[in-house]
Molecule: glmS glucosamine-6-phosphate activated ribozyme aptamer
Organism: Bacillota bacterium
RNA sequence: CGGCAACCAGAAGCGCCAGCACUCGCGCACGCGAGUGGACGAGGUGGGGGAUCUCGGAUCGUCGGCGGGUGACCCCCGGUUUGCCUGAACCGUCAAAGACCUCACAAAGCCAGGGAGCGAUCCCUCGGGGGAAAAGGGUCGGCAGGCAGAA
Numbered sequence: 001c002g003g004c005a006a007c008c009a010g011a012a013g014c015g016c017c018a019g020c021a022c023u024c025g026c027g028c029a030c031g032c033g034a035g036u037g038g039a040c041g042a043g044g045u046g047g048g049g050g051a052u053c054u055c056g057g058a059u060c061g062u063c064g065g066c067g068g069g070u071g072a073c074c075c076c077c078g079g080u081u082u083g084c085c086u087g088a089a090c091c092g093u094c095a096a097a098g099a100c101c102u103c104a105c106a107a108a109g110c111c112a113g114g115g116a117g118c119g120a121u122c123c124c125u126c127g128g129g130g131g132a133a134a135a136g137g138g139u140c141g142g143c144a145g146g147c148a149g150a151a
Base pairs, nucleotide, nucleotide: 014067015066016065017064019063020037021036022035023034024033025032026031040056041055042054046076047075048074049073077092078091079090080089081088083147084146085145086144087143098140099139100138101137102136110128111127112125113124114123115122116121
């Protein structure tokens, strides 16, 4: 230095790189070696399953692909609508979809300054500037059949 195994730790819009782009070196038709880039945050998990996923920002390679994956779907469990059961609808323990109103919240790119590297490039600053969706709040907005009970 490389390989294998075990253990520990860590990430979930997360990790990775065989294509591709770029850098340095060597040879210099074209390759080889060593590197760099390859999604910026917000929101999001009852259990299982298969297939893979929302919102905006960004002069947009954020291309192409692999692995994973909290959205959606199916089943189970649970909650609400009616005291109980069954069904249906809608949800996920803050367990009502929908309509209207309201309330906000980011990081990168970029600018300024600084740092690492020969370089591609990367990093730092309670720095400047700058979202949407969901959530939250308000008003409206909830069932059928059966059983039990009461009158």